[in-house]
Context: one part of a larger RNA
Molecule: large-subunit ribosomal RNA, domain II
Organism: soil metagenome
């Protein structure tokens, strides 16, 4: 890992409660038990006891009423009657209560043949080295002390083997091995080490102490029982086809991934036709949002006036004078606000009246959901982040296929009962991959912009406004002039147009500044404004649009049009044409509601996406009852068919195998349907 096999809403209760169906009915049912009968069922007896026929009151009580109260008020529960036993069946409620899963917790026993410590009794440590005490001699002393050789043979001494360890590292890591090998290390006469027997036990023991060890388990051992512990938590949950179809919100919760009770869903029943609700128009209401404005309250800019205060000056003070300083308070003009309003929509809501739709309510039974996602649009929070987070409205996904967005729940189109080798369409499309146009008209891009970005930037080009100057000649260029008082004055070492500081006149004249820049030590030289000529038609300036340039830097491979490629096969406004979905037509079927009938099968109209979830009808297995059949002329099972019949669960038919049993039909009962549960169990 495949296969077969098993493998999960069951069964108890004189339990609650609802419905379907049946019996009796102001009354209904019998438990234990017995009673003929061969027994089981089934039948009859058996009224002990349930349930209902009255309630109210805390109760004494009172009663269709009663409690409360002074009350004959008002109010509260009640009364104006249908129960009650069967079988089925939905849900609940004790029980293991769909299965199947803990870590745990408590008894009660089994362990110290492994590792820890004691206890007894045993055993075992090649060989080398060192050379303590002590004796001994000999030297020396006054005598010790001392000193030298000798002897001697201690020691948790060296070195190192067996024995015991296990330091680094390698290899091993489905190993040789559930801890091991290779090399290399530690200790090796000691707190050494090793055999036998023995002791100490789990709320325990042992421990040169690690939460170590206590039989490959240890922060509390194992075995078995309590046990089907609980498990608001993951998983799994087994045919079929119809109809309808949610929720991810509110309140409360030691609640927040759990729950209870509303909302949303489902079936039934009760009900209604001028009713509820929709939708469009019209009429009538309420409102302070958008926007708007600033009289309120508050924010904030500028002028004006200038209370008051700085500062400066006069003054012994007092008090005065001065101020391009801060500035109250009215006033002018711009402004700004969720907690601002003397204004005020659209939209929504409320209520009415039309016309069109057409099922609200109430009672019951039955869920499920209270983890949501994205977008758009209004706001809050956050940093006017964020595939954030919170709210509100809306759509969609959820639970919704199909066709577009290359690809892509949540974006556009559009809601899939079935079928067609018809047909038209929507969003997107028409040049090839690739169905349809190399379609028409005008424009615009040259940047492959198109087909990723921003502040900013720029004689990019196309349109549009203003303005100025122009055939009395303008821009650009060319050719000429560009002067004089004067080197204006100060200042300077100098300052002459051109360091700087002040002023900026006056004259000729076409025209020419007390000079626009280069320049000099300063002069000088070059220019330029500003005039003349020439030349011939437009020149400049400043705004807003279109469209396009630059700003443009990222990790495997172009790689920021899906590609190819495109200068239209980009843009941008109009037009006709085709393609294009399970949308809409057509033609056949099939079902489900509803009406209407010549009423059981026709017609007509309206539907059929669908998770959790509610109702409905159905398949098949296995026993068991009654009836009916098949079988050696081959029963069940099995194998494989390209046939029939049912929308389908499945039903027949034929063939082959097999070789003794089976099957319909009506009824009734379940260990009743397998792909998953890191399910069990065999097999490959």
């Nucleotide at each position: 890992g495949c296969c077969a096999g098993c493998g999960a809403g069951u069964u108890a209760c004189u339990g609650u409660u609802c419905u379907g169906u049946g019996g009796u009915g102001a009354g209904g049912c019998u438990a234990a038990g017995g009673a003929a009968g061969c027994a089981a069922c089934a039948u009859c007896c058996g009224u002990a006891g349930c349930c209902g026929c009255a309630g109210c009151g805390a109760a004494a009580g009172c009663a269709a009423g009663u409690c409360u109260g002074a009350a004959u008020a008002g109010g509260g529960c009640g009364c104006c009657a249908a129960a009650u036993u069967g079988c089925a069946g939905g849900a609940c409620g004790u029980a293991g209560a769909c299965c199947c899963g803990a870590a745990a917790c408590c008894a009660a026993g089994u362990g110290a043949g492994c590792g820890a410590c004691c206890c007894a009794u045993g055993g075992c440590c090649a060989g080398g080295g060192u050379g303590a005490a002590g004796c001994g001699u000999g030297a020396g002393u006054a005598a010790u002390g001392u000193c030298a050789c000798g002897u001697g043979g201690a020691g948790g001494c060296c070195c190192g083997a067996a024995c015991c360890g296990g330091u680094g590292u390698a290899u091993g890591u489905u190993g040789c091995a559930a801890a091991a090998u290779g090399c290399u290390c530690g200790g090796a006469u000691g707190a050494g080490c090793u055999g036998u027997g023995g002791g100490u036990a789990g709320c325990g023991a042992a421990g040169a102490a690690a939460u170590u060890u206590c039989a490959a388990u240890c922060g509390a051992a194992c075995u078995u029982g309590g046990c089907g512990a609980u498990a608001g938590c993951u998983g799994g949950u087994u045919c079929u086809c119809c109809c309808c179809g949610a929720a991810a919100u509110c309140g409360c919760u030691g609640u927040a991934g759990g729950g209870c009770g509303a909302g949303c869903c489902u079936c039934g029943g009760c009900g209604u036709g001028a009713a509820a609700g929709g939708u469009u128009a019209c009429c009538g209401g309420a409102g302070g949002u958008a926007g708007a404005g600033c009289a309120c309250u508050g924010g904030c800019u500028g002028g004006g006036u200038g209370c008051g205060g700085g500062c400066c000056c006069c003054g012994c003070a007092a008090g005065g004078g001065g101020u391009a300083c801060c500035a109250a308070u009215c006033u002018c003009a711009a402004u700004c606000a969720a907690a601002c309003u003397g204004c005020g929509a659209a939209u929504g809501c409320c209520g009415g009246u039309a016309a069109c739709u057409g099922u609200a309510g109430c009672c019951g039974g039955g869920a499920g959901u209270c983890g949501g996602a994205g977008u758009c649009u209004g706001g809050g929070a956050g940093a006017u982040g964020a595939g954030u987070u919170u709210c509100a409205g809306g759509c969609u996904c959820a639970a919704g296929a199909g066709g577009g967005a290359a690809a892509g729940a949540g974006c556009c189109c559009a809601g899939a009962c079935c079928a067609a080798c018809c047909g038209c369409u929507a969003a997107g499309g028409u040049c090839c991959c690739a169905a349809a146009g190399u379609g028409u008209g005008u424009a615009c891009u040259a940047a492959g912009u198109g087909g990723g970005a921003a502040a900013g930037g720029a004689a990019g080009u196309g349109g549009g406004a203003u303005u100025a100057c122009u055939c009395a000649g303008a821009c650009a260029g060319c050719c000429a002039g560009g002067a004089g008082g004067u080197u204006g004055g100060c200042u300077u070492a100098g300052a002459a147009g051109c360091a700087g500081c002040c002023a900026c006149c006056c004259u000729u004249g076409a025209a020419a500044g007390a000079g626009u820049g280069c320049g000099u030590a300063a002069u000088a030289g070059c220019u330029c404004a500003c005039u003349g000529g020439u030349c011939a038609a437009g020149u400049g300036a400043u705004c807003c649009c279109g469209c396009g340039c630059c700003g443009a830097c990222a990790a495997u491979g172009u790689a920021a049009c899906g590609g190819g490629g495109c200068u239209a096969a980009g843009u941008a406004c109009a037009c006709c044409a085709c393609c294009g979905a399970c949308g809409c037509g057509u033609u056949g079927g099939a079902c489900u509601u509803g009406c209407a009938c010549c009423u059981a099968g026709u017609g007509c109209a309206a539907g059929u996406g669908g998770u959790a979830g509610g109702g409905g009808a159905g398949c098949g297995u296995u026993g068991c009852c009654a009836g009916c059949g098949c079988a050696a002329u081959g029963a069940a099972g099995c194998a494989g068919g390209a046939c029939c019949c049912g929308c389908g669960a499945g039903g027949g038919c034929g063939u082959g195998u097999g070789g003794a049993g089976u099957g319909c039909u009506g009824g009734g009962a379940a260990g009743u349907g397998a792909g998953a549960a890191u399910g069990c169990u065999g097999g490959c």